Predicted 3D model of RNase P RNA and transfer RNA as a complex of 522 nucleotides.

[in-house]
RNA sequence: GGAGUCGGCCGGACAGUCGCGUCGUUCGCUUUGAACGCCGAGGAAAGUCCGGGCUUCACAGGGCACGGUGCCAGGUAACGCCUGGGCGGCGCGAGCCGACGGAAAGUGCAACAGAGAGUAGACCGCCGAUGGCCAUUUGCGCCCGCUUGACAUGACGAUCCAUGCACUUGGCGUGCGCUUGCGCACGCCCAAGUGCCUCUGGCGCCGCCAUGAAGGGUGCAAAUGGAUCAGGCAAGGGUGAAACGGUGCGGCAAGAGCGCACCGCGAGUCUGGCAACAGACCGGCACGGCAAACCCCACCCGAAGCAAGACCAAAUAGGGGAACGAUGGCGUGGCCCGCGCCGUUCCCGGGUUGGUUGCUUGAGCCAGGCGGUGACGCUUGGCCUAGAGGAAUGACUGUCACGCCGCAAGGCGCACAGGACCCGGCUUACAGGCCGACUCCGCUG
RNA sequence: GCGCCCGUAGCUCAAUUGGAUAGAGCAUCGGCCUUCUAAGCCGACGGUUGCUGGUUCGAUUCCAGUCGGGCGCGCCA
Numbered sequence: 001g002g003a004g005u006c007g008g009c010c011g012g013a014c015a016g017u018c019g020c021g022u023c024g025u026u027c028g029c030u031u032u033g034a035a036c037g038c039c040g041a042g043g044a045a046a047g048u049c050c051g052g053g054c055u056u057c058a059c060a061g062g063g064c065a066c067g068g069u070g071c072c073a074g075g076u077a078a079c080g081c082c083u084g085g086g087c088g089g090c091g092c093g094a095g096c097c098g099a100c101g102g103a104a105a106g107u108g109c110a111a112c113a114g115a116g117a118g119u120a121g122a123c124c125g126c127c128g129a130u131g132g133c134c135a136u137u138u139g140c141g142c143c144c145g146c147u148u149g150a151c152a153u154g155a156c157g158a159u160c161c162a163u164g165c166a167c168u169u170g171g172c173g174u175g176c177g178c179u180u181g182c183g184c185a186c187g188c189c190c191a192a193g194u195g196c197c198u199c200u201g202g203c204g205c206c207g208c209c210a211u212g213a214a215g216g217g218u219g220c221a222a223a224u225g226g227a228u229c230a231g232g233c234a235a236g237g238g239u240g241a242a243a244c245g246g247u248g249c250g251g252c253a254a255g256a257g258c259g260c261a262c263c264g265c266g267a268g269u270c271u272g273g274c275a276a277c278a279g280a281c282c283g284g285c286a287c288g289g290c291a292a293a294c295c296c297c298a299c300c301c302g303a304a305g306c307a308a309g310a311c312c313a314a315a316u317a318g319g320g321g322a323a324c325g326a327u328g329g330c331g332u333g334g335c336c337c338g339c340g341c342c343g344u345u346c347c348c349g350g351g352u353u354g355g356u357u358g359c360u361u362g363a364g365c366c367a368g369g370c371g372g373u374g375a376c377g378c379u380u381g382g383c384c385u386a387g388a389g390g391a392a393u394g395a396c397u398g399u400c401a402c403g404c405c406g407c408a409a410g411g412c413g414c415a416c417a418g419g420a421c422c423c424g425g426c427u428u429a430c431a432g433g434c435c436g437a438c439u440c441c442g443c444u445g
Numbered sequence: 446g447c448g449c450c451c452g453u454a455g456c457u458c459a460a461u462u463g464g465a466u467a468g469a470g471c472a473u474c475g476g477c478c479u480u481c482u483a484a485g486c487c488g489a490c491g492g493u494u495g496c497u498g499g500u501u502c503g504a505u506u507c508c509a510g511u512c513g514g515g516c517g518c519g520c521c522a
Base pairs, nucleotide, nucleotide: 001441002440003439004438005437006436007435008434009433010432012400013399014398015397016396017395018394020040021039023037024036025035026034027033042416046427047426049425050424051423052422053421054305055304056303057302061337062336063335064334067300068299069298070297071085072084073083074082075081086100087098088097089096090095101296102295106294107293108290109289123237124236125233126232127231130230131229132228133226134225135224136223137222138221139220140219141218142217143216144215151212152211153210154209156207157206159204160202161201162200164196165195166194167193168192169191170190171188172187173186174185175184176183177182245263246262247261248260249259250258264285265283266282268281269280270279271278272277309357310356311355312354319348320347321346322345323344324343328342329341330340331339350521351520364383365382366381367380368379369378370377371376402413403412404411405410446518447517448516449515450514451513452512455471456470457469458468464502473489474488475487476486477485495511496510497509498508499507
């Protein structure tokens, strides 16, 4: 110098003029009012998303349901907030982010694709060790033959047979008739049975002839080959969001946690820690994903809200109808119990639509000290700071500050947004600015 | 203050134990029909499912935040 991270704070200032609201005092004093004085929005007053105070109903009790929260410990009045820690993810880092219990309680879901989607699966592929098959070779044995012709090829005859032909029965299909569930006809790369060898066929078997011919066949065993059958495999390919641990080496017929090393995993053991969890050892490869699906586990949760509630005043018709009525109704709200009260609810009709209080002194703010890593707690001193009907809290001028434009004079802009019983949080909106701590990179000394 | 609901094409509505391309009517545009128009028939166009994130393989649907709109309740006797 550049790029970033975290925390805290401010969010226009001063003067003048004209206004507004509550309250107080004085004047006017019937009202309207007038003067003076004090005070008069925010960091989010917002959204109303959580939590609490306060108030009424049992000073809120028991149970179920609904709902909420969800790593651990602490803080707090309480929380879904905050702090610290653990684990996971991101970042070189300062740091940031995380709905972060349970899928080994059960149920459920996963379209399409794919062989297989949850005790899954074999499409391509790899192997074919083992058991068969085929071929070749070798060894041993047996049979036939060696010119009276084994064997091979071809012709003829006879015979056997079906996958051939014919017939029967059943089934199915089509069409027609039509007594509407049967009949007839045709057909079938449908099934079963019977018969036959005319057709088609069988390297069938037997006999004989022709040609070639000296070796041929067979059983067992072994070797080699084939990838042919049974079978083995899940490594690789392929599908998918996801395929029943990952990488490497060994191993194997090929493979595989099959074995080993490392990683992952674990309802195991020990050690450390309050705990989440971590480390070491051990085990063995089963047990995938979704709980912001139902659910299970742990914890929390009574209801309503300042129009709560309390008091005073005014007014009226303390009237009418319906329902329920003590095994009831109301307070009481999703339900049951319990507690309290004894009429209650609805409709019609009627009245009032006034005042006071609750109301702002509060888990308050500021400064200091002490304890704690911290959130926070304790303590000392000081301060009082909106309380309105729903309505007020503003506008203008000048100077200055800030940002933008312009050479300049100057011009323009100055965010988000406003109380309503109060407080603690969260979330969301927000022009711009200040302070502090820290990280990374570059340069210089 | 409290409680509840809705947001999908220009308009009115569908689509839910989450399943792939979000569908229908009207409107618009084009064609056919008709002398022309209307009606009718055929076809096309048109979507940030209010927005932003998250869960999931996958979100109109489930969850969170946010924006906009709408509805209901309240005194006395």
It holds a member of the Rfam family "Bacterial RNase P class A". The family's RNA type in Rfam is ribozyme. Rfam describes the family as follows. Ribonuclease P (RNase P) is a ubiquitous endoribonuclease, found in archaea, bacteria and eukarya as well as chloroplasts and mitochondria.
Its mean pLDDT, the model's own confidence on a scale to 100, is 76.